The RNA shown here (c-di-GMP-I-GGC riboswitch aptamer) has 75 nucleotides and comes from a Nitrospirota bacterium. Its Rfam family is "c-di-GMP-I-GGC riboswitch aptamer". A reference for the family is Weinberg et al. (2017), "Bioinformatic analysis of riboswitch structures uncovers variant classes with altered ligand specificity", Proc Natl Acad Sci U S A. Of the family's consensus pairs, 90% are formed in the model. Taxonomically the source falls in Nitrospirota (Bacteria, Pseudomonadati). The coordinates come from a structure-prediction model, not an experiment, and the mean pLDDT is 82. The sequence was found by an Rfam model in a public genome assembly.

This record gives sequence, structure tokens and C1' cells, in this order.
RNA sequence: UUUCGAAAAGGCAAACCACGAGCAAUCGUGGGGCGCAAAACCACGGAUCCCUUGGGGAUGGCCGGGUUACCGAAA
Repeated sequence: UUUCGAAAAGGCAAACCACGAGCAAUCGUGGGGCGCAAAACCACGGAUCCCUUGGGGAUGGCCGGGUUACCGAAA
């Protein structure tokens, strides 16, 4: 540097519940743990969803793309 993820260390955290924000999609914090080898970050293309239909907004744990990175193994 490249490829891979069997085990281990460490990490993240779905549904659901409580409280809070929002018209809503959905989000934040805590509990929880389905899963994740980028389930880290970015709305650039697609997709889906919401609205007060002007256009604006939500999802990165829907797919592609971009950037960066831990542990282990192999070359």
C1' cells in the first nucleotide's frame, strides 16, 4: 500500500419505552439492543417520505458516488 472480516479488544445502536422539539416526514437526550467491518462524515445523482405546493424539508441504518479512519489477518 492492497485485499479480506473467522476470533478477540474497542466502537456504533433498529424496534420499543420515557421526556423534549417540529404542522408533518423526522430529530435530540436517556433506557434498550435488532443488527453493523465504515451503521463514521458529505444531500452530488437516484429512491422513498412530509408539508402551509411558494418551493421548502426529512431519511447517510435505502442504493450509487465522494472524503477520512480503528483492530485483526493475508499478500